[in-house]
RNA sequence: GACAUGCAAGUCGAACGGACCAUUAAUUAUUAGUGGUUAGUGGCGAAAGGGUUAGUAACAGAUAGGUAACGUGCCUUGUGCUUCAGAAUAGCGUCAGUAGCUUCGGCUACUUUCCGAAAGGGGCGGUAAUACUGGAUAAUAUUGCAGUUCGUAAGUUCUGCAAUCAAAGAUUUAUCGGCAUUAGAGCGGCCUAUCUCCUAUCAGCUUGUUGGUGAGGUAAUGGCUCACCAAGGCUAAGACGGGUAGCGGGACUGAGAGGUUGGCCCGCAACAUCGGGACUGAGACACUGCCCGGACCUCCACGGAGGGCUGCAGUAACGAAUAUUGCGCAAUGGGCGAAAGCCUGACGCAGCAACGCCGCGUGUAGGAUGAAGUCCCUCGGGAUGUAAACUACUGUCAGGGGGAAGAAAGUCAGCUUCGGCUGAUUGAUCGAUCCCAGAGGAAGUCACGGCUAACUUCGUGCCAGCAGCCGCGGUAAGACGAAGGUGGCUAGCGUUAUUCGGUGUCACUGGGCUUAAAGAGUAUGUAGGCGGAAAUGUAAGUGUUUUGUGAAAUCCCUCGGCUCAACCGAGGAAUUGCUUGGCAAACUACAUUUCUUGAGGCGAGUAGGGGUGCAUGGAACUCUAGGUGGAGCGGUGGAAUGCGUAGAUAUCUAGAGGAACGCCGAUGGAGAAAUCAGUGCACUGGGCUUGUCCUGACGCUCAGAUACGAAAGCGUGGGGAGCAAACAGGAUUAGAUACCCUGGUAGUCCACGCCGUAAACGAUGUCUACUAGAUUGUGGGAGUUCUGACGCUGUCACGAUCGAAGCAAAAGUGUUAAGUAGACCGCCUGGGGAGUACGGCCGCAAGGUUAAAACUCAAAGAAAUUGACGGGGGCUCACACAAGCGGUGGAGCAUGUGGAUUAAUUCGAAGCAACGCGCAGAACCUUACCUGGGUUUGACAUGCUUGGAUGCCUGCCUUGAAAAAGGUUAGGUUGCCCUUCGGGGUGAAACUUGCACAGGUGCUGCAUGGCUGUCGUCAGCUCGUGUCGUGAGAUGUCGGGUUAAGUCCUUUAACGAGCGAAACCCUUGCCGUUAGUUACCAUCAGGUUAUGCUGGGCACUCUAACGGGACUGCCGGUGUUAAACCGGAGGAAGGUGGGGAUGACGUCAAGUCCUCAUGGCCUUUAUAUCCAGGGCUUCACACGUGCUACAAUGGUAGGUACAGAGCGACGCGAGACCGCGAGGUGGAGCUAAUCGCAAAAAACCUGCCCCAGUUCGGAUUGCAGGCUGGCAACUCGCCUGCAUGAAGUUGGAAUCGCUAGUAAUCGCGUAUCAGCUAUGACGCGGUGAAUGUGUUCCUGAGCCUUGUACACACCGCCCGUCAAGUGAUGGAAGUCGGGAGUACCCGAAGCCGGUUUACCAACCCUCGUGGGGGUGGCUGUCUACGGUAAGCCCGAUGACUGGCACUAAGUCG
Repeated sequence: GACAUGCAAGUCGAACGGACCAUUAAUUAUUAGUGGUUAGUGGCGAAAGGGUUAGUAACAGAUAGGUAACGUGCCUUGUGCUUCAGAAUAGCGUCAGUAGCUUCGGCUACUUUCCGAAAGGGGCGGUAAUACUGGAUAAUAUUGCAGUUCGUAAGUUCUGCAAUCAAAGAUUUAUCGGCAUUAGAGCGGCCUAUCUCCUAUCAGCUUGUUGGUGAGGUAAUGGCUCACCAAGGCUAAGACGGGUAGCGGGACUGAGAGGUUGGCCCGCAACAUCGGGACUGAGACACUGCCCGGACCUCCACGGAGGGCUGCAGUAACGAAUAUUGCGCAAUGGGCGAAAGCCUGACGCAGCAACGCCGCGUGUAGGAUGAAGUCCCUCGGGAUGUAAACUACUGUCAGGGGGAAGAAAGUCAGCUUCGGCUGAUUGAUCGAUCCCAGAGGAAGUCACGGCUAACUUCGUGCCAGCAGCCGCGGUAAGACGAAGGUGGCUAGCGUUAUUCGGUGUCACUGGGCUUAAAGAGUAUGUAGGCGGAAAUGUAAGUGUUUUGUGAAAUCCCUCGGCUCAACCGAGGAAUUGCUUGGCAAACUACAUUUCUUGAGGCGAGUAGGGGUGCAUGGAACUCUAGGUGGAGCGGUGGAAUGCGUAGAUAUCUAGAGGAACGCCGAUGGAGAAAUCAGUGCACUGGGCUUGUCCUGACGCUCAGAUACGAAAGCGUGGGGAGCAAACAGGAUUAGAUACCCUGGUAGUCCACGCCGUAAACGAUGUCUACUAGAUUGUGGGAGUUCUGACGCUGUCACGAUCGAAGCAAAAGUGUUAAGUAGACCGCCUGGGGAGUACGGCCGCAAGGUUAAAACUCAAAGAAAUUGACGGGGGCUCACACAAGCGGUGGAGCAUGUGGAUUAAUUCGAAGCAACGCGCAGAACCUUACCUGGGUUUGACAUGCUUGGAUGCCUGCCUUGAAAAAGGUUAGGUUGCCCUUCGGGGUGAAACUUGCACAGGUGCUGCAUGGCUGUCGUCAGCUCGUGUCGUGAGAUGUCGGGUUAAGUCCUUUAACGAGCGAAACCCUUGCCGUUAGUUACCAUCAGGUUAUGCUGGGCACUCUAACGGGACUGCCGGUGUUAAACCGGAGGAAGGUGGGGAUGACGUCAAGUCCUCAUGGCCUUUAUAUCCAGGGCUUCACACGUGCUACAAUGGUAGGUACAGAGCGACGCGAGACCGCGAGGUGGAGCUAAUCGCAAAAAACCUGCCCCAGUUCGGAUUGCAGGCUGGCAACUCGCCUGCAUGAAGUUGGAAUCGCUAGUAAUCGCGUAUCAGCUAUGACGCGGUGAAUGUGUUCCUGAGCCUUGUACACACCGCCCGUCAAGUGAUGGAAGUCGGGAGUACCCGAAGCCGGUUUACCAACCCUCGUGGGGGUGGCUGUCUACGGUAAGCCCGAUGACUGGCACUAAGUCG
């Protein structure tokens, strides 16, 4: 929004006539009385009660007033009256026949009954009233006139005269009514003031509009309406328009001030299907009355007729969602009635819903070996938990039974001394106490990461999901889901929505604007706001007191009533407001008077790029003409385009033109700001100083308004030298619509007119007062010395720097405030969208100004701090570069990696810091990989358990590739205890059966420990106390020197300390002491072809232990008096002597789960384990690291020297012999300063080679051999001899190492190891350089400083176009809908008016026809609905289109 059905307003017979029923009496023909029921006439009520909030921003509401401008039924009070008549009309009868019955009055039935389906209507006849009408009478009523009191007045009081207006009866005789009027109460009408939402992207509105005169109308004022006249009225204190909304008492919240709200209850208003209208009436323009129009619904015989739940229930629909078609008038209240009484969905009750508030219960006490179950676990235990069971009790609530008092007042009857008394009777519903029974019927919900009280396990694995904010989830989730446990609340709990609070986050109380959002670009100035000193007055504000009001309810306080409470009652307070009178006069205001200090004027001086106009000057530049001159000029990082033999550039002379004004010049001056600079003149504005001059508050600020307002741009006309957007060319570049270069047009300049904006900035509005100083600049006075200069002192104005207090988030500011106060204006309220869209205004345009929303994010921002970073700065270092030497990158080969391949080519390592790395040694083993074959308590550990003398070792046989399986018995051995050695016991070792478990080089190094790499042997990294800062943090650790060094010194709000550096340790270099065997041999002796070979010796070398030595100690210089540096002496060594070990806080989620350890996960006849074979050794290719070379500083042949450090019993292995050789035979010596490996090589001497693919180089290949304490040498070992003799003639871009016993070069040893793919790794010695003394550059590092929008820290962050998806939004040809009006047309009902040849009983006039009057008809103005037309406003939609936001690993820079 629409409504089926029932009910919600009737009552009165004591107003009236009639009808009917019952009954009584008389008498029978009927009449009269009593009681009752009642349709109709009449009266009162129906305007209350009940519902709802559509409209309404003022016609409303609230508060306070007014009505001298009004009304009033019922009620109360007073006075008076209540008389005489008349005509109708409802009801009723009839508008009809038949049949039956009859007490003859009628009744019943049927039908075609006056019309009609119905609703309803009509004709004829007659009737009553408290209905209607007329007459009489009437004033303290009304009207008029005259006078009068009061009042400012409209008016009012009183007096007199005149005119006009009334009624109804009923009945039990005592009442109730009726009429006129006075007063009252209560209720209304109207008026005034104040207050009452948002919007200016609504700024002008208004013609009955504003006022007057007159008339009409109303109960009454009034443009309320009309005629005429005037031109007013409202508005920035917001008119008019648009949107939204019933208002108040109150309610919620809040410390309050406020904010939000108006459901229940009370008051007011408005409405009743939508719109209009009047009638009746005391009261209505009337929720359940009337008329008309529209929409909708119902009935219909199609002609018509009916309806209005926003009353109580109830229904369907809509919706997230809201109850019974209940009982009763017993109480309270209302209507009618004399009353009984009737009516009452008002009301009283009950029903439904935990919807709210309040109260109560679901038990109480005892009860541990701490049951069971469940959960956790470190497997010991712990939690749930006295909880349960069990024992003993209690009896609320729910259930059943019974039911007191009370809610009852009244009413009726009787009596009465009229005061009352007695008796009877009225309960819809509720109902304590009592009885019965029995722990029985009665607990949920949310949360547990922080905010915020409460924690674990499992599942899941950025999935599923959670989430108020932060955020959680990617395999160990206290955040998801479940369980256990815990916490909160409890017949409720949680969510959602909304309001207030927190939020000082719209700030009145109570905020801000330099940099966070925010000061207008600047000034003048209107309205407005604010305003110096003194006096007098007034009393508007103000203060105090007072009057009335502020309804009740609510809130608060105190008492009281329901067992308590919720709830209810009584009293008080409060209601902060409005209003009446009085008093006060400080302050504000107002009026008057006065003052000078604010402000202004006058006089005398003074500085200045202040403004406007005119004139004029030199330098530079370009151009023109001429001269000289002759090849380039110009330009750049480097070039080119360009100009130039038609003579440029350069230079000289003459001329022309336009623009700008060097030096002075400045931290300086002027101006309101923008801005202003050669010089002179003219006109002109302002400032400052000074004066015992004048006016007398004339002031400050300023919404609108007005003026000025850089640059660019626009219009018209000039001008145009230089410069220079656009444009052209040349470069640069990946590109280069740029930066650089060559040109070049608008423009820049002038005049006039627009524009009106800038980081128009001091990012700081204007004015006034006050609050430490110091230094300085510009302009002007004063004082001081006799005068003047220079000074000095003090002063006014303006411009700067530093700085106390204070302020500030800090940075900073600080008498030029951002301090302390006052006045006024402007502006801000998270970021983006957006200073945008739409609308308005301005503009020629460009555009400016005013100025949103949807949507989206959880931030955006300020200042400072620590780092990191910078193609920022300063200082310093490093084989970082430079200077050198030698390499790599080219060749062949070795080795590692990638890739490819494969059954497998096991796995890891990945810039430096993976790649001769793990691997100090893959043929089997290793081995983790593949194929195939086996085993399943297992190859290995522990425990329990079964068995029984089993078992183990050496053999043998079968199968097999082996592992293994099966068999055979031969030999040996078999624990411990006791023992008479016959045996007995045991089951501890081993074996065996089964169960627990083993095992895993399976995954995760991003779950970990440990270890390691790297920055980096770089010089750093920190702490305590103190101090500074709100804090992060700083200081120390910075500055000046110095060092290899945060090494040391010095300065110093720091003083100290720690980890690092250094030192201590090892080794090497010199010396000493001690000790001399296996080392050594100077002297003595012996011996040998020779040799410390021997005796002997510890001198020397050496060995290996302990000491010394070097510390800037000494000298000179420099330096701060220092630290230190430079030079020198001495010394084996000199400034850390060389080398090593030693690696701060930390970084890289660096590396390693395949060394080891380890959490979790996975696997368990397999991802475990054993065996054989294969693979890790592949090979179009690419890369790293090396070796050998390319040769003459070489190769080759011969000869001759000189080391160190190691290793050796599972070993090193001499001499000797064999072999060309690898090697073999053999075995002296050696547990090793004794013996062996062991030959050192380069070097040196001599010969040959003679620059070539060689007498370089050695790859590759063939043949023949050797070695292995190898089982085995094909895949897949090493070595030897002979033969073969590849590439390669010094290596592109690029790149590596090294500063002295170093690079380069030469050999030797060791580990691993049976052997070896070792050219690797780790060591050792031999020979033995060059260069640099610098820090510009590359790389890396340290300190200080600076910028930062970075903090995963520049491998960072981040912008825009394009492409894709989604969302909201603007424009748009149009299309659709709504709203408020305007003009015109139509014009229902109705009031008012006009008209009328119709009709009429009353009343008036009239002799009467008739007239007045009334009814009806017609008609005019107004007017609802409807129609037409042109516009306005709002919304929806719209092909296409504009930007915006979000998303994702896109594209381009």
RNAcentral holds the sequence, with entries from ENA and SILVA. A computed fold for a 1453-nucleotide RNA from an uncultured organism, annotated as small-subunit ribosomal RNA. Its Rfam family is "Bacterial small subunit ribosomal RNA". Its mean pLDDT, the model's own confidence on a scale to 100, is 82.